[in-house]
Molecule: Glycine riboswitch aptamer
Organism: soil metagenome
């Protein structure tokens, strides 16, 4: 520098519409899709704060929302800590 595993790890509609399914006829439930709003911390792109006095070259938690995401749960998950192997 890289890569395994472990733990920690934010934000954002439980909006609306529409199918069928459980269920049951007062209503609820979760899924799949759609229009609109919303988020930023995978990944992408932009602009330079910034490395560094200069070129060059790299470059963000700023930015855009293309990607991905938006109840809980699961999954994802920049960063952090730990522990390991591997490289230069």
């Nucleotide at each position: 520098c890289c890569g395994u595993c472990c733990g920690g790890g934010a934000g954002a509609g439980a909006u609306c519409c529409c199918g069928a399914g459980c269920a049951g006829c007062c209503a609820g439930c979760g899924c799949g899709g759609g229009c609109c709003g919303c988020c930023g911390a995978a990944g992408g792109g932009g602009c330079a704060a910034c490395c560094u006095c200069c070129c060059c070259g790299g470059a963000a938690c700023c930015u855009c929302u293309c990607a991905g995401g938006c109840a809980c749960c699961c999954a994802g998950g920049a960063c952090c800590g730990g522990a390991c192997g591997g490289g230069a």